């Protein structure tokens, strides 16, 4: 001076004030009672490394299910890792950098169709001029080689982040998912698709009605078929609910050791009862006192003023990408 | 939470099968006219919202970011 990684990002007391989850007397309320809640009050906890951006996988939900193909989507040397990924490790190669590092959308252009302005003769079924050689039936033809023109030329170029081919993967919605409990209104109002012919029984107010068999069959989370299940499904308009509770936190969870592995990880033992679960949405106010930057001031000790980022869970997880004052701390050029 | 579209000159917009960016209005100047407005002629003015890559060359393609409209729950 660069380069990789990991980390803190304010701290600690008091005073009053939150949400959870547990413990407890006494009083209130409900309750036959177990018990439930409220009021106090103990103890234990309580925003992030990005909580963000929704860019990806996925855990779980629900759509009935198999299977087969399309469509769209994704990835792309090669090997591994993971629950899986477009993440991550490692290597090759290729291109920045003096180095440590770093970036990569890295399969195929004889599978096909496209594109290469100007300049240059000429830009893929494509070519003038010069020189050397071969050939030849005058005519012409073939290889090399050079100048000139551009990014790129007589090579069977280049681009596929050109359409597109190849190879693997991948149902679809999403926690406002989805499930229960009360209420309440209007079992409304107009229309459309279906439950088929046929048989058999029993009943009949002779219109039919019920059950069985049969075969057929709208609609069933991208389209198409196949098969299986399910008798009912849609569409305007128009009314009611716009309440409560689950779902809600024990996790591909954390810590600590040992051992394997270049490493991403992965095994094994122990140890944490464990670290927020809200719903107009909780951690907040105030005072000391130290840290940390900057700025004056001073011989020093010390004093003075100002600043202290990016920003607040809403199912949780593993990653990417942005954003970030100020600091630490390992390794390497 | 899902799903789209924009962003270009001071203003409203084209251009997006890559070849170096354009109408109109608006601003200046001239002409014309007494003198203005109309009208004609010509001129200025652009880091295509930013970054980054692909590619000889990017408003376009691609990726990432910002801002802003819209629809569905």
């Nucleotide at each position: 001076a660069g380069g990789c990684g990991a980390c803190c990002g304010g701290a600690c007391g008091g005073u009053c004030g939150c949400g959870c989850g547990u413990c407890g007397a006494a009083c209130c309320g409900g309750g036959c009672g177990a018990c439930c809640g409220g009021c106090c009050g103990g103890c234990g906890u309580g925003a992030g490394g990005a909580a963000a951006g929704u860019c990806c996988g996925a855990g779980c939900u629900c759509c009935g299910c198999a299977g087969c193909g399309c469509a769209g989507g994704g990835u792309a040397g090669c090997g591994g890792g993971c629950a899986a990924c477009a993440c991550c490790c490692g290597u090759c190669c290729g291109c920045c950098g003096u180095a440590a590092g770093g970036c990569g959308a890295g399969g195929a252009c004889c599978a096909g169709u496209g594109c290469c302005a100007c300049a240059g003769u000429g830009a893929c079924g494509a070519u003038g001029c010069c020189g050397g050689c071969c050939c030849c039936u005058c005519g012409g033809g073939g290889c090399c080689g050079g100048a000139g023109u551009g990014a790129a030329a007589c090579g069977c170029g280049g681009c596929a982040a050109a359409c597109u081919c190849u190879a693997c993967c991948c149902g679809g919605a999403g926690c406002a998912a989805g499930g229960c409990c009360a209420a309440g209104u209007a079992g409304g109002a107009g229309g459309g698709c279906g439950c088929a012919a046929c048989c058999c029984c029993g009943g009949u107010c002779c219109g039919c009605c019920g059950g069985g068999g049969g075969g057929a069959g709208a609609g069933g989370u991208g389209c198409g078929c196949u098969g299986c299940c399910c008798a009912g499904c849609c569409c305007u308009c128009g009314g009611g609910u716009c309440g409560g509770c689950c779902g809600c936190a024990u996790g591909a969870g954390c810590c600590g050791u040992c051992g394997g592995g270049c490493g991403a990880c992965c095994g094994g033992c122990g140890g944490c009862c464990c670290c927020a679960g809200a719903u107009g949405g909780a951690u907040g106010a105030c005072c000391g006192u130290c840290c940390c930057c900057g700025c004056g001031a001073g011989c020093g000790a010390u004093c003075g003023c100002g600043g202290g980022a990016c920003a607040g869970a809403a199912c949780u997880c593993g990653g990417c990408u942005u954003a970030c004052a100020g600091g630490u701390c390992g390794c390497c050029u | 939470g899902c799903c789209g579209g924009a962003g270009u000159a001071g203003c409203u917009c084209a251009g997006c099968u890559g070849g170096u960016a354009g109408a109109g209005c608006a601003g200046c100047u001239g002409a014309u006219u007494u003198g203005u407005a109309a009208u004609c002629a010509g001129c200025u003015g652009g880091u295509c919202g930013g970054g980054g890559g692909u590619u000889c060359g990017a408003u376009u393609c691609c990726c990432u970011u910002c801002u802003c409209c819209g629809g569905c729950u």

This is a predicted complex of two RNAs, RNase P RNA and transfer RNA, with 406 nucleotides together. Rfam match: Bacterial RNase P class A. It is annotated as a ribozyme. Rfam's curators write: Ribonuclease P (RNase P) is a ubiquitous endoribonuclease, found in archaea, bacteria and eukarya as well as chloroplasts and mitochondria.